[in-house]
RNA sequence: UUAUUCGAGGAGCGCUGCAGCAACAAACAGGUUGUCAGGCUCGAUUAAUCAUCUAUUUUCAACGGCGCUCAUAUAAA
Numbered sequence: 001u002u003a004u005u006c007g008a009g010g011a012g013c014g015c016u017g018c019a020g021c022a023a024c025a026a027a028c029a030g031g032u033u034g035u036c037a038g039g040c041u042c043g044a045u046u047a048a049u050c051a052u053c054u055a056u057u058u059u060c061a062a063c064g065g066c067g068c069u070c071a072u073a074u075a076a077a
Stems, first nucleotide, its partner, number of pairs: 001048003005044005010070006018039001020035005038063001
């Protein structure tokens, strides 16, 4: 760095539907329907590839279409 698996990023309801997935169709095609708003980030795990100085201290996240409700926190009355 890439991939698998797990966890976390407060909770829920409704709507739309890009990517992905499924089915159908199609190859003179690249579309139709359904599903679909943790697909992102961080941590851990396993594996592969790459790289290579060590130690100490400090800190504990940033985001997530639209609307609504709750929770939590702050401020004001």